[in-house]
Molecule: RNase P RNA; transfer RNA
Organism: Polyangiaceae bacterium
RNA sequence: GCAGAAGGCCUGACGAUCGCCGGUUGGUGGUGCCCGCUCGCGGCGCACCAUCGACGGGAGGAAAGUCCGAGCUCCAUAGGGCAGGGUGCCGGGUAACGCCCGGGAGGAGCGAUCCUACGGAUAGUGCAACAGAGAGCAGACCGCCGCCCCGCAUUUGCGUCGGCGGUAAGGGUGAAACGGUGGGGUAAGAGCCCACCGCGCGGCCGGUAACGGUCGUGGCAAGGUAAACCCCACCCGGAGCAAAGCCACGCAGGGGGCGCCGUGCAGUCGUUGGGCACGAAAGAGCUGCCCGCUCAAGCCCCCGGGUAGGCUGCUUGAGGUGUCCGGUAACGGGCACCCUAGAGGAAUGAUCGUCGCCGUCGGGAAACCGACGGAACAGAACUCGGCUUACGGCCUUCUGCGGCC
RNA sequence: GCGCCACUAGCUCAGCUGGAUAGAGCGUUGGCCUCCGGAGCCAAAGGUCAGUGGUUCGAAUCCACUGUGGCGCG
Numbered sequence: 001g002c003a004g005a006a007g008g009c010c011u012g013a014c015g016a017u018c019g020c021c022g023g024u025u026g027g028u029g030g031u032g033c034c035c036g037c038u039c040g041c042g043g044c045g046c047a048c049c050a051u052c053g054a055c056g057g058g059a060g061g062a063a064a065g066u067c068c069g070a071g072c073u074c075c076a077u078a079g080g081g082c083a084g085g086g087u088g089c090c091g092g093g094u095a096a097c098g099c100c101c102g103g104g105a106g107g108a109g110c111g112a113u114c115c116u117a118c119g120g121a122u123a124g125u126g127c128a129a130c131a132g133a134g135a136g137c138a139g140a141c142c143g144c145c146g147c148c149c150c151g152c153a154u155u156u157g158c159g160u161c162g163g164c165g166g167u168a169a170g171g172g173u174g175a176a177a178c179g180g181u182g183g184g185g186u187a188a189g190a191g192c193c194c195a196c197c198g199c200g201c202g203g204c205c206g207g208u209a210a211c212g213g214u215c216g217u218g219g220c221a222a223g224g225u226a227a228a229c230c231c232c233a234c235c236c237g238g239a240g241c242a243a244a245g246c247c248a249c250g251c252a253g254g255g256g257g258c259g260c261c262g263u264g265c266a267g268u269c270g271u272u273g274g275g276c277a278c279g280a281a282a283g284a285g286c287u288g289c290c291c292g293c294u295c296a297a298g299c300c301c302c303c304g305g306g307u308a309g310g311c312u313g314c315u316u317g318a319g320g321u322g323u324c325c326g327g328u329a330a331c332g333g334g335c336a337c338c339c340u341a342g343a344g345g346a347a348u349g350a351u352c353g354u355c356g357c358c359g360u361c362g363g364g365a366a367a368c369c370g371a372c373g374g375a376a377c378a379g380a381a382c383u384c385g386g387c388u389u390a391c392g393g394c395c396u397u398c399u400g401c402g403g404c405c
Numbered sequence: 406g407c408g409c410c411a412c413u414a415g416c417u418c419a420g421c422u423g424g425a426u427a428g429a430g431c432g433u434u435g436g437c438c439u440c441c442g443g444a445g446c447c448a449a450a451g452g453u454c455a456g457u458g459g460u461u462c463g464a465a466u467c468c469a470c471u472g473u474g475g476c477g478c479g
Base pairs, nucleotide, nucleotide: 001401002400003399004398005397006396007395008394009393010392012355013354014353015352016351017350018349020058021057023055024054025053026052027051028050029049030048031047032046033045034043035042036041037040060377064388065387067386068385069384070383071382072240073239074238075237079291080290081289082288084236085235086234087233088232089103090102091101092100093099104118105116106115107114108113119231120230124229125228126225127224141171142170143167144166145165146164147163148162150159151158152157179197180196181195182194183193184192199218200217201216202215203214204213205212206211244312245311246310247309253303254302255301256300257299258298261279262278263277264276265275283295284294285293286292319338320337321336322335323334324333325332326331357374358373359372360371361370362369363368406478407477408476409475410474411473412472415431416430417429418428424462433449434448435447436446437445455471456470457469458468459467
């Protein structure tokens, strides 16, 4: 210098002028209410509106996608089972997670380093087009070997076609063909036998574990696919701030479905009706089903009518910053300091100057100077923790290659 | 803001319990027919199945992320 790898930080600074949105506060004017009296004026009273000032505040690393996890609110206090959904090597972190950290195994790279939906295919079921002889405990198409028939030669021998049988070593098909390599063995072959590798099982050792190492043993039995059904382990109730609560304004009801039961007490001349208590079935709610729970004379559905206003929720929170301690780390704990938009379809901007950053060009031996240009992605709407996606720049450490000293 | 759904030819749709040349109708283009046009008949072109990545021997189909469009709510 080129090509990379990992981590961290920032998202320009200052000033002037003109604006935008909330908040606090002051002046002036208006309206309404209240108070006072001499009754049409006054008030250092309150609220609202308009306008003019003053002070102070005003987007992000992703505010985004809404993909996960929570807080919060309502429905039972969120209950049990089935169904359904999700996650999936091991250990830890966390409020929680599909996130993060550390480790294991497998894979990629010369390397720094990176990637992995990575449980189970001896629980069962299914699937595999085309090609191919055969696609799952298979298969003889070519080949190889033996025998028979036949032919030539006729002493051993050689061979086309055909038949019977053996053979998974070789060829060929395919994404995949029932362990791999080498040797022995055989008519030719074959875990048939042996060595090594691989696989299964068992023991011992190390490790919390995933797993690793080692010894023995079995001889091939056990192919792929679970982002196919499924099995195993663990987790998950539903809805969402347009949740939910309160105030004000306003209206018109109609139709349908289910239910309105029994016993006792007080009371009454008696009945109907009403009150209180208990109980059963049915109904409604708990967002599919069953159980269970709650409710009380109502509950649900459909059509129609009205409101289109205000307040709360609403920003102090699993909050930041600094420092010390524990931990390999994620993270946790102690102490000190800080308060940092809260809104309604929606503000947070523009111009100029100086400085800083980057690029190009020119000058210069160099430091540097000058001119021109550029500065991305993008905009909070209940709030957090993550992931993913978009995107500009700077710094540090490390790796490989090349050049020079 | 929150929740949900769909993207296949120019348009409207099939295919989506994975099997490979992705189909149909309308439209377009060319030819035949006609004096010419329409209708009719024959033929052809036209698709990175919204994009990227993954699972698988194999993806329009299964999974994840992204983009675009649509629907509902107090």